[in-house]
RNA sequence: CGCGGGAUGGAGCAAAGGCAGCUCGUCAGGCCCAUAACCUGAAGGUUCUUGGUUCGAGUCCAAGUCCCGCAA
Numbered sequence: 001c002g003c004g005g006g007a008u009g010g011a012g013c014a015a016a017g018g019c020a021g022c023u024c025g026u027c028a029g030g031c032c033c034a035u036a037a038c039c040u041g042a043a044g045g046u047u048c049u050u051g052g053u054u055c056g057a058g059u060c061c062a063a064g065u066c067c068c069g070c071a072a
Stems, first nucleotide, its partner, number of pairs: 002070006010024004018055001026042005048064005
């Protein structure tokens, strides 16, 4: 240099064009003598960046950045 995969709340992952969700964690409350467990609720995301297509983009297209793998 060539090819492929990935980047989404604090962590791990979904969402195959139409309101961005799940589990864990965090915070608050409940329960308990107390803690854990359990129950209820809440906060937390400009979806890696910049453009493009579209009425509408996490999703499609182009370029770039970073990570992983294959081949050499």
Predicted 3D model of a 72-nucleotide RNA (transfer RNA) from a Pseudomonadota bacterium. RNAcentral records the identical sequence in 3 taxa. The coordinates come from a structure-prediction model, not an experiment, and the mean pLDDT is 82. It matches the Rfam family "tRNA". It is annotated as a transfer RNA. From the family's description: Transfer RNA (tRNA) molecules are approximately 80 nucleotides in length. Lineage of the source: Bacteria > Pseudomonadati > Pseudomonadota. The sequence is in RNAcentral, with records from ENA.